[in-house]
RNA sequence: CGGCAUGCUUAACACAUGCAAGUCGAACGGUAACAGGUCUAGCUUGCUAGAUGCUGACGAGUGGCGGACGGGUGAGUAACGCGUAGGAAUCUACCUUGUAGUGGGGGAUAACUUGGGGAAACCCAAGCUAAUACCGCAUGAGCCCUAAGGGGGAAAGCAGGGGACCGAAAGGCCUUGUGCUAUGAGAUGAGCCUGCGUUGGAUUAGCUAGUUGGUAGGGUAAAGGCCUACCAAGGCGACGAUCCAUAGCUGGUCUGAGAGGACGACCAGCCACACUGGGACUGAGACACGGCCCAGACUCCUACGGGAGGCAGCAGUGGGGAAUAUUGGACAAUGGGCGCAAGCCUGAUCCAGCAAUGCCGCGUGUGUGAAGAAGGCCUGCGGGUUGUAAAGCACUUUCAGUGGGGAGGAAGGCCUCGUCGUUAAUAUCGGCGAGGAUUGACGUUACCUACAGAAGAAGCACCGGCUAACUCUGUGCCAGCAGCCGCGGUAAUACAGAGGGUGCAAGCGUUAAUCGGAAUUACUGGGCGUAAAGGGCGCGUAGGUGGUUAAUUAAGUCAGAUGUGAAAUCCCCGGGCUUAACCUGGGAAUUGCAUUUGAAACUGAUUGGCUAGAGUACAGGGGAGGGAAGUGGAAUUUCCGGUGUAGCGGUGAAAUGCGUAGAUAUCAAGAGGAAUACCUGAGGCGAAGGCGGGUUGCUAGGCUGACACUGACGCUGAGGCGCGGAAGCUAGGGGAGCAAACGGGAUUAGAUACCCCGGUAGUCCUAGCCCUAAACGAUGAAUACUUGGUGUCUGGAAUUAUUAAUGUUCCGGGUGCCGUCGCUAACGUUUUAAGUAUUCCGCCUGGGGAGUACGCUCGCAAGAGUGAAACUCAAAGGAAUUGACGGGGACCCGCACAAGCGGUGGAGCAUGUGGUUUAAUUCGACGCAACGCGAAGAACCUUACCUGAACUAGAAUGUGAGGGAAUGUUGGGUAAUGCCAACAGUCCGAGCAAUCGGACCCAAAACAAGGUGCUGCAUGGCUGUCGUCAGCUCGUGUCGUGAGAUGUUGGGUUAAGUCCCGCAACGAGCGCAACCCUUAUCAACAGUUGCCAUCAUUAAGUUGGGAACUCUGUUGAGACUGCCGUUGAUAAAACGGAGGAAGGUGGGGAUGAUGUCAAGUCAUCAUGGCCUUUAUGUUCAGGGCUACACACGUGCUACAAUGGUCGGUACAAAACGUCGCAAUCCCGCGAGGGGGAGCUAAUCGCUAAAACCGAUCUCAGUUCGGAUUGAAGUCUGCAACUCGACUUCAUGAAGUUGGAAUCGCUAGUAAUCGCAAAUCAGCAUGUUGCGGUGAAUACGUUCCCGGGUCUUGUACACACCGCCCGUCACAUCACGAAAGUAGGUUGUACUAGAAGUAGCUGGGCCAACUCGCAAGAGAGGCAGGUUACCACGGUAUGAUUUAUGAUUGGG
Repeated sequence: CGGCAUGCUUAACACAUGCAAGUCGAACGGUAACAGGUCUAGCUUGCUAGAUGCUGACGAGUGGCGGACGGGUGAGUAACGCGUAGGAAUCUACCUUGUAGUGGGGGAUAACUUGGGGAAACCCAAGCUAAUACCGCAUGAGCCCUAAGGGGGAAAGCAGGGGACCGAAAGGCCUUGUGCUAUGAGAUGAGCCUGCGUUGGAUUAGCUAGUUGGUAGGGUAAAGGCCUACCAAGGCGACGAUCCAUAGCUGGUCUGAGAGGACGACCAGCCACACUGGGACUGAGACACGGCCCAGACUCCUACGGGAGGCAGCAGUGGGGAAUAUUGGACAAUGGGCGCAAGCCUGAUCCAGCAAUGCCGCGUGUGUGAAGAAGGCCUGCGGGUUGUAAAGCACUUUCAGUGGGGAGGAAGGCCUCGUCGUUAAUAUCGGCGAGGAUUGACGUUACCUACAGAAGAAGCACCGGCUAACUCUGUGCCAGCAGCCGCGGUAAUACAGAGGGUGCAAGCGUUAAUCGGAAUUACUGGGCGUAAAGGGCGCGUAGGUGGUUAAUUAAGUCAGAUGUGAAAUCCCCGGGCUUAACCUGGGAAUUGCAUUUGAAACUGAUUGGCUAGAGUACAGGGGAGGGAAGUGGAAUUUCCGGUGUAGCGGUGAAAUGCGUAGAUAUCAAGAGGAAUACCUGAGGCGAAGGCGGGUUGCUAGGCUGACACUGACGCUGAGGCGCGGAAGCUAGGGGAGCAAACGGGAUUAGAUACCCCGGUAGUCCUAGCCCUAAACGAUGAAUACUUGGUGUCUGGAAUUAUUAAUGUUCCGGGUGCCGUCGCUAACGUUUUAAGUAUUCCGCCUGGGGAGUACGCUCGCAAGAGUGAAACUCAAAGGAAUUGACGGGGACCCGCACAAGCGGUGGAGCAUGUGGUUUAAUUCGACGCAACGCGAAGAACCUUACCUGAACUAGAAUGUGAGGGAAUGUUGGGUAAUGCCAACAGUCCGAGCAAUCGGACCCAAAACAAGGUGCUGCAUGGCUGUCGUCAGCUCGUGUCGUGAGAUGUUGGGUUAAGUCCCGCAACGAGCGCAACCCUUAUCAACAGUUGCCAUCAUUAAGUUGGGAACUCUGUUGAGACUGCCGUUGAUAAAACGGAGGAAGGUGGGGAUGAUGUCAAGUCAUCAUGGCCUUUAUGUUCAGGGCUACACACGUGCUACAAUGGUCGGUACAAAACGUCGCAAUCCCGCGAGGGGGAGCUAAUCGCUAAAACCGAUCUCAGUUCGGAUUGAAGUCUGCAACUCGACUUCAUGAAGUUGGAAUCGCUAGUAAUCGCAAAUCAGCAUGUUGCGGUGAAUACGUUCCCGGGUCUUGUACACACCGCCCGUCACAUCACGAAAGUAGGUUGUACUAGAAGUAGCUGGGCCAACUCGCAAGAGAGGCAGGUUACCACGGUAUGAUUUAUGAUUGGG
């Protein structure tokens, strides 16, 4: 762009305007308008006026036919309405075909005229007139009625033509056509009846008086309670009546493999309706969409008296709504009405218009084209991608545009001529043929052709998975997305944009809806042990279902035939539009129903048999089966009496309670009630609930054995009936023990509980209710079949093995356990099925709301039975798995507890943290596992903080044109850096030199910097922790549907998943252990700076000497449960012993599995992203990190006599030292100073204290304790004010062993004593090392904490710091109740009664017919009156449903 379809699903809401049903002059009287002719007049040659129905025609009217079709809509209707198959008691205009007829009369009336009324619509009166209008008479059948004799009963003409004859004419007459009347048949259409089918609700179970039937009558076209009278009492209903809700039905449409499910637009058939309700008239047909009457609502006109109207016809308007079109053209075609025809009418119809609403077709270009252009986007910066895409070059012209040509849809009808038929006829009329002039809304048609130019023509959705398609930027649980799962909290393929891609394409996506997938209502085709689901149990009605045999039948069943199953649609084969959609011819199909002919296996029915199911009779045996009446002993309680004395009782411990008025205890006697020890058993009986001392009656069922009888009598079982634990209820008894409620005592934060002391209903009996339970085997009943083993209860048979009541084997019936096949999601089940099958019943369909609400039934009540919805969630649930957890279990370990020793918590001080303060008190670390931690050392620096002052390619590094050695000194100025100036100085190597190479300084420009800024939840690395705990895994195999399991569990053993044994596991890895370091013993080698036994020597291992010892250092040895014994399983191993320096990993260290804690660290370092760039960077001065009502952690010193003070005398190890350690000596009370030998270190230096010996102090706030403060000093350092350490003198605080609580330690350990080092100018009570002195205790694993293994439970899996319940508070939503209130629908009773129909009446009025000369009478009719029926309406009272309601209830 074109073709073909479709287009108010809502308000059957209201409608302005136009059109949608007329036609016939060949039925009639006629002539208002038009045209023609004729005549008359005026006047003139053509006009005007008038007359004339003469002609064509024709308004209004009479009359005929049609307005019952066509067109619209789906309100009502659950119905013979529809569908299908049949039926008999009917009608049918026009049409077809027969038969017979069409004779002769009469009286009116509209139109019209005149008069009158009214606003109008319209009406009234008088007068005239026609007919195919109306009415008699005649005739009349094969018509109708009939008492079978008889009786009744019709009509209309009109048009064309015409030879003879008649007539004054009209015409008669003849003929053709058409009409009319009666009747028969047909066709068509319509009415009626019946079988079957046709939505949901039982929280609708009973409905029905014309109701069901009969008789008689009426009525209808026709059968019939259709209507009336009388008679009878029927009719319908669990196979769902009645009632309520919803709905037009069907062919078909959509979907589906089918069976089904949903729907009923367009097209076609039927029905119903026409503003709402009622009614009839006319007519062949209506109770009538564009007719009538009445009532009602609404709208309009009005002169207020009265009138008019009905779009669910076509357009169109308003309204409603998410939403649905033009107030178009034409009768050219098809069809319809009328007409003889021409023709007229036709919003039926055919066309056009609008709408991407659907289906189908076509186009928006084709080829070539790499510099892979530009631009965009991405980038690992190389490039990639958009992309041959574009541009460029070469072509084409469908469609659209402009111009030209151009089918088919047209058949007919009309005129002329010819021929045939009719006829007396050549006329008329009709048929056929020829010729002629014509008929197209669409339409600028389809189609063909010419021209020009790539020219005019691409969008939409999506890109996390389902599901085809990925990147960047922005955003930062925001904005947003979302069909489900789910995305988004700073690296989003999920939001938004972009680039790219994917899918469809003149469309694409969303929303709404139907079917499918959904075996998720399961007929095909599901389930019920635990997921939802077996009725609590039985008896039994209806129903369903049913053993074996023979015959008959033919309902089901099967086969054939006939009729029907409309057309269209679907399917197949053809045909026509260029193709397709679309249209069209034929076929198939229409799985159905009916009729009919057969078959007879199976089911059914009927009849006759059978005995295997079922039952009856006989014999036997077991049992807590049921009910009734007697009855026993033990025990509890109580009463009386005796003995007897102070407690008893009770509990975790107590108390309340009882007891000196004599309890408890004990003995004897009595009373009363309830329950029945032992036997007793996963034993028995019963349908289930349930049943337990013993005896005696009554009574039911099951089992076994023999076989006699009946002869399918069976199974199941909706409703129904009965039974039905406990608790509870009613009435009357009874009441010992126990014991809700209640009282008291305890426990507890409380304790309306658990425990204790009491105690009433109740528990018991009789009678009657209630009717529910985890009423469970969570497993309905019956029947049959399908491997086994082993108990037990109760019958029977055989056997003879022992033997004299047992065993063994077998046949039954119960009841348990284990288990094969099978089944099951798994767990499990398994002849007692949850297996394999059949029959019947009950029940289920996501969780919550809820077994609730409402209604009904039952109940005395409590309550029970039946049993929803709104709303809400995306799950709820089952079984099993792995973990984690448990105030679950078993086993084991650890300074975990216990046993000990010493501390902390109290004091003062040191130090860290919190808090507070501050300009700043920089930052991090927060249970263990932050807090003497990062910090192995803040006066400046450090330093990150604050205040102030400066710099801006910057403080450092690299490249670097150019310049210069570097560098040093001095001065000015400043708080200081920065800044300014002057002077001094002129590098090294090679080369003869120019020059080259190397290092250093200044430095333009640029690349590039800087950040202790943020994010440790973006990260690397490193670290902590569980924990040096013994665990964590893998391959192959096996088991399981799977997650997973096994191995790795078990029996022992170990420090250990260490080892041994066993085992569907066999092996392996990371961990453990060992290998490494150190320490304890020895040996060899080496002996200086170390050592010194022997010899000499000295003040002194000082020296000679020695190489033995110590020591140092290398290399080795040694320890392995190796040996013995015992235990163990003959193992692993444990215990004891020997030997040994050391004994069972000798002591200590290093070493830290898989993983956990989003543990810690972006401030060691590294690093993604973000932020900053005259500052969040850099430099400098000063300040701060050192503050101080307070709280906590970690320490030091103490509180004293195992001590303090004073004096004297001893003994280490391991470190460290030239920017250093520093001796002897001198000075100072001292810190320290002076001075400087020696030492780059087994050489020199630094070097102990507790201890020991002696003296003193004598239990005090002290000769303890040393804080604080004053004064004076020393040292380091540019500098000790904020803010260092130390010394001396003086001062002399708290503190007399520390509450609750809490920490460390198992041997060279704790405790105690000092020494050294790192950091460091100086600064340690801290940290890390070193040695000296040197204990106590461990019965043991119950408990606390932590951990490991196995097992068990779990509703946890962020894993118990989990999950989760209910009230309350606030807000919101839906629902129930509620004094009521307002509507809808409907029942009953009464009232009412328009229009209309029928009946009655005949007072009034009346042309046709009859009688009559007439008057008049009669028949009949009209209006009126009245009766019956009845719509609207009214009153009363019910039912039901909807809305609403203060308040209230749960969800």